[in-house]
Model confidence (mean pLDDT): 86 of 100.
Small-subunit ribosomal RNA, 5' domain from an uncultured Pseudomonadota bacterium, 527 nucleotides, folded computationally.
The full RNA is in RNAcentral, with records from ENA and SILVA.

Context: one part of a larger RNA
RNA sequence: AUUGAACGCUGGCGGCAUGCUUUACACAUGCAAGUCGAACGGCAGCACGGGGGCUUGCUCCUGGUGGCGAGUGGCGAACGGGUGAGUAGGACAUCGGAACGUGACCUUGAGAGGGGGAUAACGCGGCGAAAGUUGCGCUAAUACCGCAUAUGCUCUGAGGAGGAAAGCGGGGGACUGGAGACGGCCUCGCGCUUGAGGGGCGGCCGAUGGCAGAUUAGCUGGUUGGUGGGGUAAAGGCUUACCAAGGCGACGAUCUGUAGCGGGUCUGAGAGGAUGAUCCGCCACACUGGGACUGAGACACGGCCCAGACUCCUACGGGAGGCAGCAGUGGGGAAUUUUGGACAAUGGGGGCAACCCUGAUCCAGCCAUGCCGCGUGAGUGAAGAAGGCCUUCGGGUUGUAAAGCUCUUUCGUACGGGAAGAAAGCGUUCAUGCGAAUAGUGUGGAUGGAUGACGGUACCGUAAGAAGAAGCACCGGCUAACUACGUGCCAGCAGCCGCGGUAAUACGUAGGGUGCGAGCGUUAAUC
Repeated sequence: AUUGAACGCUGGCGGCAUGCUUUACACAUGCAAGUCGAACGGCAGCACGGGGGCUUGCUCCUGGUGGCGAGUGGCGAACGGGUGAGUAGGACAUCGGAACGUGACCUUGAGAGGGGGAUAACGCGGCGAAAGUUGCGCUAAUACCGCAUAUGCUCUGAGGAGGAAAGCGGGGGACUGGAGACGGCCUCGCGCUUGAGGGGCGGCCGAUGGCAGAUUAGCUGGUUGGUGGGGUAAAGGCUUACCAAGGCGACGAUCUGUAGCGGGUCUGAGAGGAUGAUCCGCCACACUGGGACUGAGACACGGCCCAGACUCCUACGGGAGGCAGCAGUGGGGAAUUUUGGACAAUGGGGGCAACCCUGAUCCAGCCAUGCCGCGUGAGUGAAGAAGGCCUUCGGGUUGUAAAGCUCUUUCGUACGGGAAGAAAGCGUUCAUGCGAAUAGUGUGGAUGGAUGACGGUACCGUAAGAAGAAGCACCGGCUAACUACGUGCCAGCAGCCGCGGUAAUACGUAGGGUGCGAGCGUUAAUC
């Protein structure tokens, strides 16, 4: 000088930060990932409309409308958030590399024709205490499967072979199908299929670098290399069969201990040393161990399966769970906060959108834990008051300190006013693109009205009144600051030297002083 600190004494206000460093110990409860009806069949509930009954305010029917529980389907759930156990290298940092992948996004080429069979929901049954499960029957799709087509794509023995798709919504003048509803057709938007390129992201390989121990000296059998087979998105002993006998090591292999790594942080003139909280990048993990499934992406924190430990429910047959998400509880500990508000902003997921979800985030609460700022009054005031303490008894000191007088009102208190953070989205309109179109819709401009958790907060004004606001440590030397009394090697102090055994500036108290100040000391730790 510093700290994610703790402890003791003390404590007025504000701003900005930080806040389980220990048991990766166990967890009650709530919330933390949903969304889309413009993919689909539908209609449990709510509201509206319509119809019936009618006791006139009840009841029944009705997907017709707004919508929508459960279900099919799509996208998301692999992000965001947490933790640091493991890891000394499969990580990280920097610099390179070649044998790869990529949903959504951008650019661009080609295409989207015609069919089929199911299944959940639902209905009727069965089993079970529950979790749940099962039989029969009905039904839809952007769910699933053939056929056609194939510029490109994949395989190839270069002849050939294989392989796609899906619709939904808005609007519309002719023409046209239909009794109508609604279509065909045209157009716009969002999608769909298959290529190519890009961007960003990710997987893989190499080199170099960053720790302690030699009281660890030899280590290694898929081990090192090759060939064939397999496997992966991809190189590779990644895996397997055979062949060869290699590979690493005092420039420290192997083993053991410790440890997430970096940007940074602390210190220091620097070199260096120490460290890796908060914030950012990467990695690893998600009760312990193992495994795969789905998917563009996981071997998946709030998914699945198996085993184990633990907890809970049970009708004893069987089931359920995983806070190292946010709060919170027990425990451990010297020690670390609220079971708060809001999606208003920023960002994320879904959706055409409205909007919904979001313990990410933004805010508020608690704690002097830290940093910074402010205040606890200002001026005047000598009879140098009283009191205290000391005294050589003359006086000295506390001390302009107080009182008194004259002022001010920050902060606080009371009352009144009162923000910025909000502009997009949405509506109207203009221009322009697409278009047959003065429908519609994309882009840009103008304009209108709406949206604030924080919060009646910040800030401003008014009023009263010095009014409500100072402590802590030290005073032998180091080291700024001295006297008296008590005690008498006792009681005690102490960072080092050392004080105390009857005149203690070193113990205790008082007066005085010194240093810091809403803090001050102590302890721990680092330079």